[in-house]
Predicted 3D model of a 694-nucleotide part of an RNA (large-subunit ribosomal RNA, domain II) from Parcubacteria bacterium C7867-001. The coordinates come from a structure-prediction model, not an experiment, and the mean pLDDT is 83. Rfam family: Bacterial large subunit ribosomal RNA.

Context: one part of a larger RNA
RNA sequence: GCCUGCGAGUGUAUAUAUGUCGCUUGGAUAAAUCCGUUACGGGAUGCAUCCUCAGGGAAACCGAGUGUGAAUAGCGCGUUUGUGUCAUAUAUACGACCCGAAGCAACGUGAGCUUGCCAUGAGCAGGGUGAAGUGUGGAGAAAUCCACAUGGAGGCCCGAACCCGUUCGUCGUACAACGCGUUGGGAUGACUUGUGGUAAGGAGUGAAAAGCUAAUCGAACGUUGUAAUAGCUGGUUCUCUCCGAAACAGCUUUUGGGCUGGCGUCGUGUGAUCCUUCCGGGGGUAGAGCACUGGAAGGGACAAACAGGGAGAAAUCUCGUUGUCCCUAUCAACCUCCGAAUACCGGAAGUCUACAACACGGCAGUUAGACGAUGGGGGCGAAGCUCCAUCCGUCAAAAAGGGAAGAGCCUAGAUCGCCAGUUAAGGCCCCAAAAUAUAUGCUGAGUGCAACUCAAGGAAGUGAGAAUCCUUUGACAAUGAGGAUGUUGGCUUAGAAGCAGCCACCAUUUAAAGAAAGCGUAACAGCUCACUCAUCGAGGGUUCUUGCGCCGAAGAUAAUCGGGGCUAAGCAUAUUGCCGAAACUGCGGGUGCGCAUCGUAUUCGUACGAUGCGUGCGGUAGGAGAGCGUUCCGUUCUGCUGUGAAGGUAAAGGGGUGACCCAUACUGGAGCGUACGGAAGUGAGAAUGCAGGU
Repeated sequence: GCCUGCGAGUGUAUAUAUGUCGCUUGGAUAAAUCCGUUACGGGAUGCAUCCUCAGGGAAACCGAGUGUGAAUAGCGCGUUUGUGUCAUAUAUACGACCCGAAGCAACGUGAGCUUGCCAUGAGCAGGGUGAAGUGUGGAGAAAUCCACAUGGAGGCCCGAACCCGUUCGUCGUACAACGCGUUGGGAUGACUUGUGGUAAGGAGUGAAAAGCUAAUCGAACGUUGUAAUAGCUGGUUCUCUCCGAAACAGCUUUUGGGCUGGCGUCGUGUGAUCCUUCCGGGGGUAGAGCACUGGAAGGGACAAACAGGGAGAAAUCUCGUUGUCCCUAUCAACCUCCGAAUACCGGAAGUCUACAACACGGCAGUUAGACGAUGGGGGCGAAGCUCCAUCCGUCAAAAAGGGAAGAGCCUAGAUCGCCAGUUAAGGCCCCAAAAUAUAUGCUGAGUGCAACUCAAGGAAGUGAGAAUCCUUUGACAAUGAGGAUGUUGGCUUAGAAGCAGCCACCAUUUAAAGAAAGCGUAACAGCUCACUCAUCGAGGGUUCUUGCGCCGAAGAUAAUCGGGGCUAAGCAUAUUGCCGAAACUGCGGGUGCGCAUCGUAUUCGUACGAUGCGUGCGGUAGGAGAGCGUUCCGUUCUGCUGUGAAGGUAAAGGGGUGACCCAUACUGGAGCGUACGGAAGUGAGAAUGCAGGU
């Protein structure tokens, strides 16, 4: 891990609600006593007590009223029927659906492990060093010192046993819940060790690490209180039918918990109150505006003699400052001369078993929401960010089709069956159902092939439109020719001759030609240009708007339009077909609810069944209803059974929407079932569930 078995809303008391039955001449008895029974059951007494029959007040007290009050007012609470058994649901108290702490307390058991201490024993190869003391000799006046010998001290040195555990390796479902190998520390001492004894749980012991106190220690172990408590996690067992939420508000030592309201469901009642349309309302939002309050730009006029600066000898001039007014063009959540759409309130009408609405009562669950759309706050007009709003949408609790893939996007809400049809979104070359469709353009970048992936800026890419200028009196481009003279203009300069720089920029000849737009020289020279003529013969130049493209353009797989691939199978406009879902339609079946008709039963309230019409049937938490199965009990079939019960095996038969039921064959070998009631140790896949097997 798997298989089999076990495994979780129970019991008592009280209360409330609903249902059932009894009585209602109000209802019910408890303990106890008596009668009776094989026994359990049962009967009688028990009128003590409980509910009800009257309330109000703190009470005295009054009473269909009473309290308050000065009140005869006003206001508050009242102004008459139930009760008991049983069942179901919920609440409260108890272990209270089940399992689960760490802990707290009481009483005991432990020092055969380990720590300290006490008593009594035991152990330490070998080698080295050589203290004091002593002896002899020497020195000295002495104190004392020196040498040699002897001696054998030491938490001395090296190193086995012994004790320890530094390093590395090994092992790491081990040989071992701390070992093994290597290396290392101590090794006559604060040494090691045997035996016996002693100290303990808030206590011991501790050369102190909160170490150790029996593989257990920041408070041992065992039993008991004890089913401690757990606003926490996990689990909670058969079926079908109807409806179906919430993730919000207020309060909370409250924020992952509660209580009340909101939203769900069931019952009873009211009976269209809901909703839609129409009519009538108030508003100060969006927008807009500048009339107020403020912000801010440009221009003009005037005033103040005025912060300051400049010019001038001064008068004064000029720039500027402050304020007012006018004109132009503006901005505002905390501005408004204005002002919607929605929303909200009231009235009327209308439809309907419509989803409804409201009141009272039973039972809940929810109070971590998510994304999308729109209006806003925060943030960076960042976030798959965060906080509000909308009786918004979807998911949550919703499957199906589309979006390559996908909770929240688009289409659409699955009662069941069908190898029938029509569509939606989205698509129609192949993967892959349907157009290699039609018409007209655009793009040439694989741009692009749904969207999210693109900026500022740059460019004779290319299409469309518009304006304007030149042009057969010949444009634009190209080719041929000219482009001169006074003059090297004057100044400056070493030089300055069209072309370093400054000034001037005339005149002549001309078809035209600048006192020169560039290159060039030291300066000249030289080469072009403007300008002109000729050749040629029809458009050319500039600007603006716009479509599709290009560069700008860097990411982690070579790594992508979903892929193949495509020059359309890309983009734009228009058109016609087709495909495409659990949507809609068709045919057939089931079921809830409403209405109608009929039948059966009837306590006349209704219940059940059939037919028809209409309308529904996604669903988590949750509410309501109807059933299946298991064990036992009572009655029943005066049932089944060795001519074979229960149980077991067998995908294949029959019935039921289903839980399940029936049959058949084999096995098995002794009990079992139907119907109607009753009672529960009543249903297993999950709980790191428990036990056994494997």